[in-house]
RNA sequence: GCCCGGGUGGUGGAAUUGGUAGACACGCAGGACUUAAAAUCCUGUUCCUGCAAAGGAGUGCGAGUUCGAUUCUCGCCCCGGGCA
Numbered sequence: 001g002c003c004c005g006g007g008u009g010g011u012g013g014a015a016u017u018g019g020u021a022g023a024c025a026c027g028c029a030g031g032a033c034u035u036a037a038a039a040u041c042c043u044g045u046u047c048c049u050g051c052a053a054a055g056g057a058g059u060g061c062g063a064g065u066u067c068g069a070u071u072c073u074c075g076c077c078c079c080g081g082g083c084a
Stems, first nucleotide, its partner, number of pairs: 001083007010026003019067001027045006046057004060076005
């Protein structure tokens, strides 16, 4: 230099012929159980504004297409692999 795969909450990891982003698990917080703990069970858990109701932002970064983009297109950055 060229080719291929990947980048999504605190972590792993889903969601794709474009249509409710964050399923599920781990972790964390609160509670139940226990003399106490472990295990187990229940509830909550992206961020911002707001007393609340609610509103807004968000899938590596920037742009494009579209009524609508995690998904398609282009450029760039980063990680892994292959070829030279």

This is a predicted structure of an 84-nucleotide RNA (transfer RNA) from a Patescibacteria group bacterium. NCBI's taxonomy places the organism under Bacteria, Bacteria candidate phyla. It matches the Rfam family "tRNA". Rfam's curators write: Transfer RNA (tRNA) molecules are approximately 80 nucleotides in length. Their secondary structure includes four short double-helical elements and three loops (D, anti-codon, and T loops). By type it is a transfer RNA. Gene Ontology term of the family: triplet codon-amino acid adaptor activity.